[in-house]
RNA sequence: GCCAGCGUAGCUCAGAGGUAGAGCACUCGUUUCAUAAGCGAAUGGCCAGAGGUUCGAUUCCUCUCGCUGGCA
Repeated sequence: GCCAGCGUAGCUCAGAGGUAGAGCACUCGUUUCAUAAGCGAAUGGCCAGAGGUUCGAUUCCUCUCGCUGGCA
């Protein structure tokens, strides 16, 4: 330099046009003499950035940035 993939909750990841979710972690409650485990609840998101298409974009298109891999 060329090509491809991936950027979504503190972490690991779903979601592929119509109100953004799970597991773990954290907080509170319950249980216990106590702790852990279990059970219940709550909190937490400019969906990397900008533009376009659309009635409507996390989702489709373009560009930029970052990360990873392949080729040279």